[in-house]
Molecule: transfer RNA
Organism: Promethearchaeota archaeon
RNA sequence: GGGCUCGUAGCUUAGUUGGCAGAGUGCCCGGCUGUUAACCGGGUGGUCGGAGGUUCGAGUCCUCCCGGGCCCG
Numbered sequence: 001g002g003g004c005u006c007g008u009a010g011c012u013u014a015g016u017u018g019g020c021a022g023a024g025u026g027c028c029c030g031g032c033u034g035u036u037a038a039c040c041g042g043g044u045g046g047u048c049g050g051a052g053g054u055u056c057g058a059g060u061c062c063u064c065c066c067g068g069g070c071c072c073g
Base pairs, nucleotide, nucleotide: 001072002071003070004069005068006067007066010025011024012023013022019056026044027043028042029041030040031039049065050064051063052062053061
């Protein structure tokens, strides 16, 4: 230098025909318990890596850039 792949909540990640951004875990409050843990209920969470483009509408499609991983040279 070239090719492929990944980037979504603090962390792990789903979302694939373009049409309301979800789950687990964490954190906070409460219940239960002699206490803690576990368990149960409620709450809290996002510029979807960045910038443009297409579209009525983009996490999703296109282009460029940034970062991680793998391969070729």